RNA sequence: AUUGAACGCUGGUGGCAUGCUUAACACAUGCAAGUCGGACGGUAACAUGGGGUAGCUUGCUACCCUGAUGACGAGUGGCGGACGGGUGAGUAAUAUAUAGGAACUUGCCUUAUGGAGGGGGAUAGCCCAGGGAAACUUGGGGUAAUACCGCGUAAGACCGGGAGGUGAAAGGGGGCACGCAAGUGCUUUCGCCAUAAGAUGGGCCUAUAUUGGAUUAGCUAGUUGGUGAAGUAAAGGUUUACCAAGGCGACGAUCCAUAGCUGUUCUGAGAGGAAGGACAGCCACACUGGGACUGAGACACGGCCCAGACUCCUACGGGAGGCAGCAGUGGGGAAUAUUGGACAAUGGGGGCAACCCUGAUCCAGCAAUGCCAUGUGUGUGAAGAAGGCCUUCGGGUUGUAAAGCACUUUAGUAUGGAAGGAAGGGUGUCGUGCUAAUACCACGAUAUUUUGACAGUACCAUAAGAAUAAGCACCGGCAAACUCUGUGCCAGCAGCCGCGGUAAUACAGAGGGUGCAAGCGUUAAUCGGAAUUAUUGGGCGUAAAGGGCUUGUAGGUGGUUCUAUAAGUUAGAUGUGAAAACCCUGGGCUUAACCUGGGACGUGCAUUUAAUACUGUAGAGCUAGAGUAUGGUAGAGGAGAGGGGAAUUCCUGGUGUAGCAGUGAAAUGCGUAGAGAUCAGGAGGAACAUCUGUGGCGAAGGCGCCUCUCUGGACUAAUACUGACACUGAGGAGCGAAGGCGUGGGGAUCAAACAGGAUUAGAUACCCUGGUAGUCCACGCGGUAAACGAUGAAUACUAGCCGAUGGGGAGUUAAAUCCUUAGUGGCGCAGCAAACGCGAUAAGUAUUCCGCCUGGGAAGUACGGCCGCAAGGUUAAAACUCAAAGGAAUUGACGGGGGCCCGCACAAGCGGUGGAGUAUGUGGUUUAAUUCGAUGCAACGCGAAGAACCUUACCUACUCUUGACAUGGUGCGAAGGAGACAGAGAUGUUUCUGUGCCGAAAGGAACGCACACACAGGUGCUGCAUGGCUGUCGUCAGCUCGUGUCGUGAGAUGUUGUCUUGAGUGACGCAACGAGCGCAACCCUUGCCUCCAGUUACCAUCAUUUAGUUGGGGACUCUGGAGGGACUGCUGGCCUAUGGCCGGAGGAAGGGGGGGAUGACGUCAAGUCAUCAUGGCCCUUACGAGUAGGGCUACACACGUACUACAAUGGUCGGUACAGAGGGAAGCGAAGCUGUAAGGUGGAGCGAAUCCCAGAAAGCUGAUCGUAGUCCGGAUUGAGGUCUGCAACUCGACCUCAUGAAGCCGGAAUCGCUAGUAAUCGCAAAUCAGAAUGUUGCGGUGAAUACGUUCCCGGGCCUUGUACACACCGCCCGUCACACCAUGGGAGUGGGUUGCACCAGAAGUCAUUAGCUUAAAAACGGGCGAUGACCACGGUGUGAUUCAUGACUGGGGUG
Repeated sequence: AUUGAACGCUGGUGGCAUGCUUAACACAUGCAAGUCGGACGGUAACAUGGGGUAGCUUGCUACCCUGAUGACGAGUGGCGGACGGGUGAGUAAUAUAUAGGAACUUGCCUUAUGGAGGGGGAUAGCCCAGGGAAACUUGGGGUAAUACCGCGUAAGACCGGGAGGUGAAAGGGGGCACGCAAGUGCUUUCGCCAUAAGAUGGGCCUAUAUUGGAUUAGCUAGUUGGUGAAGUAAAGGUUUACCAAGGCGACGAUCCAUAGCUGUUCUGAGAGGAAGGACAGCCACACUGGGACUGAGACACGGCCCAGACUCCUACGGGAGGCAGCAGUGGGGAAUAUUGGACAAUGGGGGCAACCCUGAUCCAGCAAUGCCAUGUGUGUGAAGAAGGCCUUCGGGUUGUAAAGCACUUUAGUAUGGAAGGAAGGGUGUCGUGCUAAUACCACGAUAUUUUGACAGUACCAUAAGAAUAAGCACCGGCAAACUCUGUGCCAGCAGCCGCGGUAAUACAGAGGGUGCAAGCGUUAAUCGGAAUUAUUGGGCGUAAAGGGCUUGUAGGUGGUUCUAUAAGUUAGAUGUGAAAACCCUGGGCUUAACCUGGGACGUGCAUUUAAUACUGUAGAGCUAGAGUAUGGUAGAGGAGAGGGGAAUUCCUGGUGUAGCAGUGAAAUGCGUAGAGAUCAGGAGGAACAUCUGUGGCGAAGGCGCCUCUCUGGACUAAUACUGACACUGAGGAGCGAAGGCGUGGGGAUCAAACAGGAUUAGAUACCCUGGUAGUCCACGCGGUAAACGAUGAAUACUAGCCGAUGGGGAGUUAAAUCCUUAGUGGCGCAGCAAACGCGAUAAGUAUUCCGCCUGGGAAGUACGGCCGCAAGGUUAAAACUCAAAGGAAUUGACGGGGGCCCGCACAAGCGGUGGAGUAUGUGGUUUAAUUCGAUGCAACGCGAAGAACCUUACCUACUCUUGACAUGGUGCGAAGGAGACAGAGAUGUUUCUGUGCCGAAAGGAACGCACACACAGGUGCUGCAUGGCUGUCGUCAGCUCGUGUCGUGAGAUGUUGUCUUGAGUGACGCAACGAGCGCAACCCUUGCCUCCAGUUACCAUCAUUUAGUUGGGGACUCUGGAGGGACUGCUGGCCUAUGGCCGGAGGAAGGGGGGGAUGACGUCAAGUCAUCAUGGCCCUUACGAGUAGGGCUACACACGUACUACAAUGGUCGGUACAGAGGGAAGCGAAGCUGUAAGGUGGAGCGAAUCCCAGAAAGCUGAUCGUAGUCCGGAUUGAGGUCUGCAACUCGACCUCAUGAAGCCGGAAUCGCUAGUAAUCGCAAAUCAGAAUGUUGCGGUGAAUACGUUCCCGGGCCUUGUACACACCGCCCGUCACACCAUGGGAGUGGGUUGCACCAGAAGUCAUUAGCUUAAAAACGGGCGAUGACCACGGUGUGAUUCAUGACUGGGGUG
């Protein structure tokens, strides 16, 4: 884009079309083919006339007679029922389409010629008598014809060589005349017979074209041809007898499946593809099968006979029927209409005609089934109404939309009028023709009369009134159109991608919007897009795809010159290609659809005339392709025979002694019965080191010691010869690695299977020790490989350079070198290619031929065929299932890949953890509650720098509801303070006190109480809606950008390389040049020095002192400021002499001096909604708020982090020395006194370089303990106290006395640390009323070790592989279990179709016929009967093929 459509929702009107696609299933009922009295005998019905009878209202009714008239039932006869109408079952050619042909026929029609003489006997109807339920039928009697039959005639016709012979007919109507009548004559008209021709229709033949399957390859006996005969309208094996053995087929016979064919229709740019409904042409069929009759025509839709199935009637004896005609019914189905009107028109049949018949046809009805047209109003109208929806609450949108106002009336409704379709026919008159005729008949003119189903028509006029008339789908992308609410991987959507798991533009609803519109969507189907079967117009190295290789048949293609021909080819002409349709152009319906005139087209076929370039064909030549001859060359080319040495193994003998062998390590194995080792000899089989080479040969597979014999091919040089002999190659034939099979040999090595030993969780493996087929030979079979260059064969052309093999030439003493050719490699231009890459050995440019491909899986499988001894090979599907599978390249990530490098990463060391007790956190468990969060590193002395109440979020109980807290309104009161009572308290009741500030004198501000409503409040949920903050990789050296360049692109380059650095730090090189965030530096602190300044710090000199206490000093220490200093600057060496490294000097410090702050792009949906903020959701007399008590402190257990220890480098006691950094006013708190002590008392001093906390400890020194569960260790428990605090019961710390647990250095495993570090020692601070073994700081003492980068872990850069990209915690294979689906096999079973053989044989036709037989009317006639042949249905047997089904079973797919 389209449809004979269907379904869903909706539906105003008209025009024109269309309407059982399924069950060629079955059919009730009605109708669809009759007509002619002008062929005939006639008269059942009707009417008219006449006659008769009866009744009576004497002109009516009833009955009877009469074919006289109009007519006409049934019958005889003629013509028509072969057309028209329906359907598409069958049919792959007895068909259709196109173009031709010769051996035929043709009723009615047209033209022409010639006839139509004279006879005959029957028969239906009818009457009579029978049979039968009926359908129907029998006998007798009489009768007519345009029925039937002879006789006569024969111009044409037919037969025959001729002579000759054979064969026809029908009359009717009108008029006139004659006649008593019957009838006859003339005329006219219709009809009849014969013949010839035409027209039309039909029959037959030929060529070409017309679906799929080769998993259908051979078919055919009347088969192919001939002769004779028969038969037909006609040619012909059409039939028959005889003869011959042909005919068809890879250009697809036969068989199977499917199908009516065409003009045309739909689509498409076309070529094509799909279809064949309506209309038109042809064919076939008429319940199924067979058959003939009649006829001009049939083997006959509404005829006949027979058989079969089905239905109906029946008196059971018999009969009837055929809607695939029009309506209609049932059934089937997703689905398809009225049991309508009329012959008015067109057409058909009959008829002289009028007429009759006509479900053909014309109309109407039903259906949005399609196409076309038209309407559902028009203008104005902002308060931008109300309502709806959204909202940032301001507004926006629906929206000029509505309402309102002013108009219009198409369509529809009502009323009235009204064209065309009508031409003809009848009657009268006139004319012409015919004729003797003014009759008749025909034609014409004229007058008159008459014919319409549709139809209440189209159309026109009038009236009223916006009145009666809009839906459907969609709105994530493709693809025009966006928001809210609900839902919460549910419900659902979906054409593909996909959407939905609490903020869904994707589901559902709504508002709004978009598209189309009396329709809109969906489904189904066809073409297009699809160059996705590629003729136009594709491919095959790696995506699917080159046959394993050669040879060669058919076929296809083919060098060069001339001549002929004209098959192909080209051009012209003629015929045909039906009409309709499409296209162009006119016309008619108001337009259009539609109808109609003309033209063009129909790309085709046939005939004919030309042309001769090319192809073909025929002939004659040529030598450039191809081949042959001669001489050479290289070679693992092939086959056979013979020979050789090294090595392995085995055997024999000698020497000789304890191991050998094997592995990662071992063991099995061999060996004291003498191995292994070594020497000598022997046997046997297999394979041929070095040479050896991207070297050679061969078609491929493949071929490697030497010699000989036979043999194939290639290359090369120069001449000669043949003269296109060529290329390719479906089938066919041959060759064809390894493994395998058969028969017979052989058997050294190696070695499937197998055995043992190891390894392992297991190890039917990898490793080891053995070991059989096999490996070898001969002869056969098999026929496959990643049979690969994943690249078919042949020919020609198209830049170069470098190697190397064979031959020839030039050159040379020999070389080098150059030229040429055949083969073989590397790089590379153009070109090609998706890229990778290929590139004269093409994957380039072309030609010829062959093979092969068409999404993945199922599957190279099943079934069938062929081959094979088998294994198996070859040919080769489908159902079903998925939306991908695949190629090349890119960036990452990953690797038990590689290279380089770093880090307390390992190693080297020191000290710990893991064992004990305790502290603390977590899990788990428990509980009314044990609030919540953090969970590998990167949670677990974490949030928490401090839970007795509070904190507190949890639980229980008791209370409050505008609230504990914020803002706003009204009223009252200042606020506030104090007391009493009840209660656990919150709270409640009540009493007393107080009356302030501003003021414009109204009132107001702050505060409190009460009331009402907006609202408050939430540590409720979501860290996976978020902000902010933080952790981690990681203080690792990385992460990017602009411009340029390269690439189709993703991307690359820069950022890679070399050297160097802690560093993407720096240098050099480079299609890159620059830049940014990181690194470094700038900042703080510490280490040295200088300058300035000295109080509360300091004190060398002077004075004074118990005391830097005081005077004084400004030197020192120190403090606070400001500066200097370090930069590879100097020097030696190393490297690319760039940057740097190593060493040295000087220096307080040396190559980043030590420490801190500082954390790139990003990763982990990392952590936090309980710091805070915040979207959404949820609660609102509660999930909010208050109070009391309890809980967060529980305790079988498990883990993390710490403290204290286990002791002598120690414990205890005594004496004694030296810090730094902090804190202090609701504070630090001195001295003194007191208590064993915690502490108490006291209150000086100090907002602090001044006073206090404040005694530093380890250390040093003296004493004691003597290796013990101790004078170690201190848990636990008892008693008594102190302090803080409303309050130490749950549940604080400390002190004294007493008690004195585990523990004697810690399994597997694991942590920290590289120097003022580890280890060890104490001090201070934050939090804090009190409560550190935690945390954060501070100083004292103060080590050991680092060979080094193999390994473990983590990281950086480069490279490589990848089927990973949620990125190796990835991906993914197979069995098993379960469910479902399709399919193969299967003892079989049941259908369909069909071959062959046989039986049987209805009706019918043909043939034969000694029986019977009727008028014209005879026969060699006909009929009846009998027999035979053919033959439908049917039956039997045996095959083939196909479909369905089948216990069980095989694999496959999906989950």

The RNA shown here (small-subunit ribosomal RNA) has 1455 nucleotides and comes from an uncultured bacterium. Model confidence (mean pLDDT): 85 of 100. Its Rfam family is "Bacterial small subunit ribosomal RNA". Rfam links the family to the GO terms ribosome and structural constituent of ribosome.